A computed fold for a 74-nucleotide RNA from a Rhizobiaceae bacterium, annotated as transfer RNA. Its mean pLDDT, the model's own confidence on a scale to 100, is 83. Lineage of the source: Bacteria > Pseudomonadota > Alphaproteobacteria > Hyphomicrobiales > Rhizobiaceae. It matches the Rfam family "tRNA". The family's RNA type in Rfam is transfer RNA. It was read from a public genome assembly.
[in-house]
């Protein structure tokens, strides 16, 4: 330089043939338990779904584009 995957909660991803309040599991706060811790329950906070622009009557999901990681070719 040309393609290819891939950026979604603190970390690990799931959801991407367009529509439900954006989920899980860790972890993190409270709280039940115990003498204390752990562990088990429950409960709860936490997000511009990589940034911008479009299409739509609606976009995490499609177009375009720019960043950013990984790769394959030359």
């Nucleotide at each position: 330089g040309u393609c290819c995957c891939g950026g979604u909660a603190g970390c690990u991803c799931a959801g991407c043939a367009g529509g439900a309040u954006a989920g899980a599991g860790c972890a993190c706060a409270g709280g039940u338990u115990u003498c204390c811790u752990a562990a088990a329950c429950c409960u709860g906070g936490g997000g511009u779904c990589a940034g911008g622009g479009g299409u739509u009557c609606g976009a995490a999901u499609c177009c375009c584009u720019u960043c950013c990681g990984g790769g394959a070719c030359g």